About this RNA:
The part of an RNA shown here (large-subunit ribosomal RNA, domain IV) has 361 nucleotides and comes from a Gammaproteobacteria bacterium. Model confidence (mean pLDDT): 87 of 100. It matches the Rfam family "Bacterial large subunit ribosomal RNA". Gene Ontology terms of the family: structural constituent of ribosome and ribosome. The organism belongs to Gammaproteobacteria, within Bacteria.
Context: one part of a larger RNA
C1' cells in the first nucleotide's frame, strides 16, 4: 500500500447522484403523546423520569397450610379458625463506582408530497418495482347434453355444480363521481327490397344418323342439303339460405370528443356576436403533473445562495372521468424533498490491533 476491526482535537453532511457507509437509538416499568382519521388506527408518536447492593416498614398482595374446633353419609370427606415458612410489588434510611438495563444482545425519529389502498406475486443467476394479484365493481355469455377448454372420436374438465352458478372482459379498498358522441368499426336486433353458393337444369344452339330431297352414276355408289329418337358437346332462364348492402339499438363495446374572425366609456381581457366544418366538439374534477416542447414559465415558501422540493397561477407544445377522473386514513428493504440527533462521508487526515503484500529462510 490492501483488508477486517478500534479510537480522534475543532467543526458536524461542507461530503456525495444521494447521509452510501458509519455513528446514534435501543430492555423493563411509569409519566406524557399532536395533525389527521374509514373511529380500528396514527402510537413504542414525540419527550421524559427511574434501574446496582444493604438494611428497615409490615396486622402488605398472594402463595401454602400445622395445632384445634364443629358437621359427619365415615370418606384420602366437608367448613371454620388461622400458627409457622415463602413472599412479588411498594415505602423509608444508607452505600459503592466515571458509569448500575455498568458486559453481549434489543426501534434513530420528525415534517411535506407523488405512485401503488392494504398482506401477497414477480424477471431462479444485472430490475422487488409505480409492474402482477388483489377483495370491491360493472359489462357480456351460459336454462344444463350448459357455455367455454381440451381431444381425430370416444371422451373428460366445468360440476357430481345449476343463474346468490359457471365463463370471459375491463376496472381496481373506500368516498364524491364516471359528461358528450353510433359517423366508421365491433356486436345485438329485423326482415321488406337489392346482391349471392352448392343443387335443379327450361329455352336454345353444336356434334353424330335412321330417314328423306337431289344432283352425278360405271347402277355398286359418290358428292351435296335437310334431319326424327338416342347418344353427347355447349350456354345456362326459373327457383335457391346465411352472409353482404339496406333498416334501427348499443359505449363501464374498439374508439373520438375542431378552426378563423370580431365585441364591454383607459388598457387588457371577452359574458356576448358572426362564419366554416364535424358523428360530436372535453363535462366534473384536476393541472409546468411519473404528461410542459418553449421552461430552470411566473409568483409564494424554505436556503446566505434551491434547473430539486412544497404551494399557488393556467398560455393543457400534448390531462381528463372504470385504456376510469379527483380524494384519501393505514400500509411500503417504493420515488422526490426538508429538519432534529448523530456521526472520519468530510475539511484533512493520524495513530492502534490482527490478517496479506514486500525481504530473508
Nucleotide at each position: 500500500c490492501u483488508c477486517u476491526g478500534g479510537u480522534g482535537a475543532a467543526g458536524g453532511a461542507a461530503c456525495u447522484c444521494g447521509g452510501c457507509a458509519a455513528a446514534a437509538u435501543g430492555a423493563c416499568a411509569c409519566c406524557g403523546u399532536a395533525a389527521c382519521u374509514u373511529c380500528g388506527g396514527g402510537a413504542g408518536a414525540a419527550g421524559g423520569u427511574g434501574u446496582g447492593c444493604c438494611u428497615c416498614c409490615g396486622u402488605c398482595a398472594g402463595g401454602u397450610g400445622a395445632c384445634g374446633g364443629g358437621c359427619u353419609u365415615c370418606g384420602c370427606g366437608c367448613c371454620c379458625c388461622g400458627a409457622g415458612c415463602c413472599g412479588a410489588g411498594g415505602g423509608g434510611g444508607g452505600u459503592u463506582g466515571c458509569a448500575a438495563c455498568a458486559a453481549a444482545g434489543a426501534g434513530g425519529u420528525g415534517g411535506c408530497u407523488g405512485c401503488g389502498a392494504c398482506u401477497g406475486u414477480u424477471u431462479a443467476c444485472u430490475a422487488a418495482a409505480a409492474a402482477c394479484a388483489c377483495a370491491g365493481c360493472a359489462c357480456u355469455c351460459u336454462g344444463c347434453a350448459a357455455a367455454c377448454u381440451c381431444g381425430c372420436a370416444a371422451g373428460a374438465g366445468g360440476a357430481c355444480g345449476u343463474a346468490u352458478a359457471g365463463g370471459g372482459u375491463g376496472u381496481g379498498a373506500c368516498g364524491c363521481c364516471u359528461g358528450c358522441c353510433c359517423g366508421g368499426u365491433g356486436c345485438c336486433g329485423g326482415a321488406a327490397g337489392g346482391u349471392u353458393a352448392a343443387g335443379u337444369g327450361a329455352c336454345g344452339g353444336g356434334g353424330u344418323u335412321a330417314g328423306c330431297c337431289g344432283u352425278u352414276u360405271u347402277c355398286g355408289a359418290a358428292c351435296g342439303g335437310c334431319g326424327a329418337c338416342g347418344c353427347u358437346c355447349c350456354c345456362g332462364a326459373c327457383c335457391g339460405a346465411a352472409g353482404c348492402c339496406c333498416c334501427g339499438g348499443u359505449g363501464a363495446a374498439c374508439g373520438g370528443c375542431g378552426g378563423c374572425c370580431g365585441u364591454a366609456a383607459c388598457u387588457a381581457u371577452a359574458a356576448c356576436g358572426g362564419u366554416c366544418c364535424u358523428a360530436a366538439g372535453g363535462u366534473a374534477g384536476c393541472g409546468a403533473a411519473a404528461u410542459u416542447c418553449c421552461u430552470u414559465g411566473u409568483c409564494g415558501g424554505g436556503u446566505a445562495a434551491g434547473u430539486u422540493c412544497c404551494g399557488a397561477c393556467c398560455u393543457g407544445c400534448a390531462c381528463g372521468a372504470a385504456u376510469g377522473g379527483c380524494g384519501u386514513a393505514a400500509c411500503g428493504a417504493u420515488g422526490g424533498c426538508c429538519a432534529c440527533a448523530c456521526u472520519g462521508u468530510c475539511u484533512c487526515c493520524a495513530c492502534c490491533a490482527g490478517a496479506g503484500a514486500c525481504u530473508c529462510a